[in-house]
Molecule: transfer RNA
Organism: Callorhinchus milii
């Protein structure tokens, strides 16, 4: 070269062809407390990228990237 797998929130990770994309952790503001941390409640935060398909695409499909394996 070439063949297989992965790309989702700051990090680990679910998810699905419409319905508000969700969980733990972190982060933020309230309450508690003499303070802190533990607790409780609220709250911000994302679909790697360019096209096709389709009424509708994070989802299926091709193409680039990007990480990992395999392998002469």
């Nucleotide at each position: 070269a070439g063949c297989c797998c992965u790309g989702u929130a700051g990090c680990u990770c679910a998810g699905u062809g419409a319905u508000u994309a969700g969980a733990g952790c972190a982060c933020u503001c309230a309450c508690c407390u003499c303070u802190c941390a533990a607790g409780u409640g609220a709250g911000a935060g994302a679909c790697c990228u360019c096209g096709g398909u389709u009424u509708g695409a994070u989802u299926c499909c091709c193409g680039g990237c990007a990480g990992g394996g395999c392998g002469a």